[in-house]
Context: one part of a larger RNA
RNA sequence: CUGGGCGUAAAGGGUCCGUAGGUUGUUGAAUAAGUUGGAUGUGAAAGCCCCGGGCUUAACCUGGGAACUGCAUACAAUACUGUUCAACUAGAGUGCAGCAGAGGAAGGGGGGAAUUUCCGGUGUAGCGGUGAAAUGCGUAGAGAUCGGAAGGAACACCAGUGGCGAAGGCGGCACCCUGGACUAAUACUGACACUGAGGGACGAAAGCGUGGGGAGCAAACAGGAUUAGAUACCCUGGUAGUCCACGCCGUAAACGAUGUCAACUAGCUGUUGGGAGGAUCUACCUCUUAGUAGCGUAGCUAACGCGAUAAGUUGACCGCCUGGGGAGUACGGCCGCAAGGCUAAAACUC
Numbered sequence: 001c002u003g004g005g006c007g008u009a010a011a012g013g014g015u016c017c018g019u020a021g022g023u024u025g026u027u028g029a030a031u032a033a034g035u036u037g038g039a040u041g042u043g044a045a046a047g048c049c050c051c052g053g054g055c056u057u058a059a060c061c062u063g064g065g066a067a068c069u070g071c072a073u074a075c076a077a078u079a080c081u082g083u084u085c086a087a088c089u090a091g092a093g094u095g096c097a098g099c100a101g102a103g104g105a106a107g108g109g110g111g112g113a114a115u116u117u118c119c120g121g122u123g124u125a126g127c128g129g130u131g132a133a134a135u136g137c138g139u140a141g142a143g144a145u146c147g148g149a150a151g152g153a154a155c156a157c158c159a160g161u162g163g164c165g166a167a168g169g170c171g172g173c174a175c176c177c178u179g180g181a182c183u184a185a186u187a188c189u190g191a192c193a194c195u196g197a198g199g200g201a202c203g204a205a206a207g208c209g210u211g212g213g214g215a216g217c218a219a220a221c222a223g224g225a226u227u228a229g230a231u232a233c234c235c236u237g238g239u240a241g242u243c244c245a246c247g248c249c250g251u252a253a254a255c256g257a258u259g260u261c262a263a264c265u266a267g268c269u270g271u272u273g274g275g276a277g278g279a280u281c282u283a284c285c286u287c288u289u290a291g292u293a294g295c296g297u298a299g300c301u302a303a304c305g306c307g308a309u310a311a312g313u314u315g316a317c318c319g320c321c322u323g324g325g326g327a328g329u330a331c332g333g334c335c336g337c338a339a340g341g342c343u344a345a346a347a348c349u350c
Stems, first nucleotide, its partner, number of pairs: 004321003007304002012318001014202004021195003025088007033081002035077003039073004049065006091192001092189004097183002103178002107175001109173001111155001116150007126137002163170002207248006216242002221237004259317006267295012299306002323350003332343004
């Protein structure tokens, strides 16, 4: 230097954007840096290797050759790579026209059901809770029921193996602002592309800071039960928190435990959004395209299984793994208000 791997055995970065770098479409021309060819010079001697010679052999000594796979120079070749120029449109992108969607964020608006509390009416002895109970609430009138008010949070049905988003994630209604995808035909740009060490942005829940808010729920906590005990499971309460604004944190079984991009490789059945054609009141049928779900051929796999949404066959680039424990720890560094995060060992031991 080459050689193995990463769904479940160790191993895909939480996600995207993007710098350097790596890689990069078709045609022609130029160049000749890489590349290729022979030539010249050099590559000391000795040693190694081959053919000989000398000590009776051998070791050893010695002659010749080969080799020294390298470097330099000039010449030549031009397929591939590079560079330059010119051109192209199949990659990529832009415009025009459609189209579905819980995509996003801020703003204010308005909605109904329910829980809770308060006020008022009716009304009387229970309510609540459990396996059974008790704590708890209630004659200071509870629970039930009717009317009214307040307030916060979440949006039943629709709802789907459904949709959207890079991921986290997103679900009542309408408005305003805004991102992306997809489809059809065409016009335009003309390789503008892919990946991406560092870097940047986003990033559930919990947690933190300041200020609000607080209906329900509910860590902690208290009480009642259960139990040998019960720091639990069950019950009655209940504070942080859950909600809002701004700022931090930066982690998850952040999962498809499957990096991104591209190409190719049997079929069948659904489903969502477009398009074309047929048929035509709707319904429906065929084809096509972008998703999404189930089976399955070849192939792959240790098996399970995957199987055009690959874990198949290839290419480009990045990340990561190298026995278990010690340990995702110590130390150091960076970040953080803190909690802690990121980076990341060794002794020792099996």
The part of an RNA shown here (small-subunit ribosomal RNA, central domain) has 350 nucleotides and comes from an uncultured prokaryote.
Its mean pLDDT, the model's own confidence on a scale to 100, is 84.
The RNAcentral record of the full RNA draws on ENA.